[in-house]
RNA sequence: GCCCUGUUAGCUCAGUUGGGAGAGCGCCAGACUGAAGAUCUGGAUGUCGCUGGUUCAAGUCCGGCACAGGGCA
Numbered sequence: 001g002c003c004c005u006g007u008u009a010g011c012u013c014a015g016u017u018g019g020g021a022g023a024g025c026g027c028c029a030g031a032c033u034g035a036a037g038a039u040c041u042g043g044a045u046g047u048c049g050c051u052g053g054u055u056c057a058a059g060u061c062c063g064g065c066a067c068a069g070g071g072c073a
Stems, first nucleotide, its partner, number of pairs: 001072007010025004019056001027043005049065005
């Protein structure tokens, strides 16, 4: 230098064919308990890496860039 993969909640990750942004764990509150844990119920948290484009509409498609991992030279 070129190629491939990844980047989504605090963490680990889903997200299929372009239209609802989600799960588990964690966190907060309540129930329960002498108290806590466990369990149950409810709740909050997102610049979908950044930027531009396509589209009525983009996490999803296209370009550039950044970071991480891998491959070739």
A computed fold for a 73-nucleotide RNA from Methanocella arvoryzae MRE50, annotated as transfer RNA. The prediction has a mean pLDDT of 82. The sequence is in RNAcentral, with records from ENA, GtRNAdb and Rfam. It matches the Rfam family "tRNA".